[in-house]
Background: A computed fold for a 341-nucleotide part of an RNA from Cycas panzhihuaensis, annotated as small-subunit ribosomal RNA, central domain. The full RNA is in RNAcentral, with records from SILVA. The prediction has a mean pLDDT of 88. The source organism's lineage runs through Eukaryota, Embryophyta, Euphyllophyta, Acrogymnospermae and Cycas.
Context: one part of a larger RNA
């Protein structure tokens, strides 16, 4: 490579766009060097093969066969190309409507720490038990007023938003997709996508602010045979913001993205509607058929087909070395072999 495969055994790219390519509704017409039918040429001899002869072998002499090309007539289903419609895929309008869905700005009260003042005194604090730390230089408590960052209790749910990271105090400003109904409208404008572009928690990094709480790194107390840890006091990057950077995660649904067909019940969410119900659309739990090595999965398939893409190929060596490419680093990314079981 093939075959066969990707929840859990190797193995679905973090997540979207969108290019070439792949692949693709329905009905006509055209067209004919894809495909197909007949004929005719043509296909060197030897050689193959079958016959032929006194005939094993040479040898000679007839005949098949040469799957193939060309040329001429043809057909026209299916592919490709032209050209004409259709609506049921996709779009777009109209009329509703939910929504922690992006960004920008303001504002709000709980709680925390500090500060200033009173009011009181002897402890507080911490643990399993302590210590260190704190406190007559008057602490904890308590009251009351300041200041400052940083999160937004209940509401809250298997709920709702988003491509995916991810999203929640309220208010306004701006803006993006959704979904339901439609006797509106356009006419295949679709699916999928190698590279390329953009996004992408957390940590780290630069540069400039800000720093309450919390807390790597130090430190110091205890534990213990040691404790470079788990526990306690303390505490600096960092956490915050802004502007770059990085591009990585158990980036999980360990399940790519698309279209169609399939037993049924029980709840959620917003929607239309003649409304105890019906329906199309998102989240869920059980469960038939089917599937699976099993576990399970089952209309949100891992089931029954098609379409394109990524990736696997025994374990360790190893996601390592070299190298290129990117990055200021820190490293990412592609990615081996010897050697060995």
């Nucleotide at each position: 490579c093939u075959g066969g495969g990707c929840a859990u055994a190797a193995a679905u790219g973090g997540c979207a766009c969108a290019u070439a390519g792949g692949c693709a509704g329905u009905g006509g017409a055209u067209c004919g060097a894809g495909u197909u039918a007949a004929a005719a040429g043509u296909g060197a001899a030897a050689g193959u093969u079958g016959c032929c002869a006194a005939g094993a072998a040479c040898u000679a002499g007839c005949g098949a066969a040469a799957u193939g090309c060309u040329u001429c007539u043809g057909a026209a289903a299916c592919c490709a190309a032209u050209u004409c419609a259709c609506u049921u895929g996709a779009g777009u309008g109209a009329g509703a409507u939910a929504u922690g869905g992006g960004a920008g700005a303001g504002u709000g009260g709980a709680a925390u720490u500090u500060u200033a003042u009173g009011u009181c005194u002897a402890g507080g604090g911490g643990u399993a038990a302590a210590a260190u730390c704190u406190a007559g230089a008057g602490a904890u408590a308590u009251a009351c007023a300041a200041a400052g960052g940083a999160a937004c209790a209940c509401c809250a749910a298997a709920a709702g938003c988003a491509a995916a990271a991810g999203u929640a105090a309220c208010u306004c400003u701006u803006u993006g997709g959704g979904u339901c109904u439609u006797u509106a409208u356009c006419g295949a404008u679709g699916c999928u996508a190698g590279g390329a572009u953009g996004u992408g928690a957390a940590a780290g990094c630069a540069u400039a602010a800000g720093g309450a709480g919390c807390a790597a790194a130090c430190a110091g107390g205890a534990u213990u045979a040691g404790a470079u840890a788990c526990c306690c006091u303390a505490g600096u990057a960092g956490u915050c913001c802004a502007u770059g950077u990085c591009g990585u995660g158990a980036a999980u649904g360990a399940u790519a993205a698309g279209u169609g067909u399939u037993c049924g019940u029980c709840c959620c969410u917003g929607g239309u509607c003649u409304a105890u119900g019906a329906u199309a659309a998102g989240g869920g739990g059980c469960c038939u058929a089917g599937c699976u090595a099993a576990u399970g999965c089952a209309u949100u398939a891992a089931a029954c087909a098609c379409u394109c893409c990524u990736c696997u190929u025994g374990g360790g060596g190893a996601g390592u070395a070299u190298a290129a490419u990117c990055g200021a680093a820190a490293g990412a990314c592609u990615a081996a072999a010897a050697c060995u079981c």